Notes:
A computed fold for a 265-nucleotide part of an RNA from Prochlorococcus sp. P1361, annotated as large-subunit ribosomal RNA, domain VI. The coordinates come from a structure-prediction model, not an experiment, and the mean pLDDT is 87. It matches the Rfam family "Bacterial large subunit ribosomal RNA". Rfam links the family to the GO terms ribosome and structural constituent of ribosome. The RNAcentral record of the full RNA draws on ENA.

Context: one part of a larger RNA
């Protein structure tokens, strides 16, 4: 830019990808078959393996400053209590959200067409014989559908709904320009959307921050008593202390604007 007005929504499916695995066991049956040894077919059933998709309720990994511990060695005058640094967390126990597998849950299933090899039915040429010549049937993990995704620039541009529409100049012949209308867009606040665009949400508001309580994580704060000479312990006390969880709750900020966009096709 196109899809012969501008717009939202919502569709169909030409068309394209994916996905298609596979093993063992039990029944049917120790039946049929076989002297025996062994050992079915059809058929129905359970668990597996690889692989894939999705998740994060469980097991578990990560978690860079969420909690504690503890060296050294500056610092806040000094005790105590902090705070910096030690190579991009000193080190060292942990650990939420997030992502993650080695966790979890689910897939390849069902039903149909057309067929290969093959095996037929009927059956001539060719009084027989023949699956074939005319004519008819079965038949594969394989094709075609079915299943999942995406798909109208599918320029062969498609459908359907529902909104806006005879304003002003200038040319007057389609035109050209301006301001607008549905309606988008920047900007603002964010996101389980994201490498930038994109997508989706927002004042008819809980979208982010605060704050409040919580869930979870740490593991018993600090002051203070109290018991020991002392280190140290214990009490006060599921204490203190918080990054992303989850309720709540307008308090601060989503303001204030800007701009583009049709003229009855």
């Nucleotide at each position: 830019c196109g899809c012969a007005g501008g717009a939202a929504c919502a569709u169909u499916g030409a068309g394209a990808g994916g996905a298609u695995u596979u093993c063992u066991c039990c029944c049917u049956a120790g039946u049929a078959c076989g002297a025996g040894a062994g050992g079915a077919c059809c058929g129905g059933g359970a668990g597996g393996a690889a692989c894939g998709c999705a998740c994060c309720u469980c097991u578990g990994g990560u978690g860079u400053a969420c909690c504690a511990g503890u060296u050294a060695u500056c610092g806040u005058g000094c005790c105590a209590a902090c705070g910096g640094u030690a190579a991009a967390c000193g080190c060292u126990g942990g650990g939420u959200a997030g992502c993650c597998a080695u966790g979890u849950g689910c897939g390849g299933a069902g039903u149909g067409g057309a067929u290969a090899a093959c095996c037929g039915c009927u059956g001539a040429a060719a009084g027989c014989a023949u699956c074939u010549a005319a004519g008819u049937g079965g038949g594969a993990a394989g094709c075609c559908c079915a299943c999942c995704u995406c798909a109208a620039g599918a320029u062969g541009a498609g459908u359907g709904u529902u909104c806006c529409c005879a304003u002003g100049g200038c040319a007057u012949a389609a035109g050209c320009c301006a301001g607008u209308a549905a309606g988008g867009u920047c900007a603002c606040g964010g996101g389980a959307a994201g490498a930038a665009c994109a997508c989706c949400c927002g004042u008819u508001g809980a979208u982010a921050g605060g704050c409040u309580c919580u869930a979870c994580g740490u593991g018993g704060a600090a002051g203070u008593c109290c018991a020991g000479u002392a280190a140290u312990g214990g009490a006060u006390g599921c204490a203190g202390c918080g990054g992303a969880g989850g309720a709540g709750u307008a308090c601060u900020a989503a303001u204030a604007g800007a701009c583009c966009g049709a003229g009855g096709g």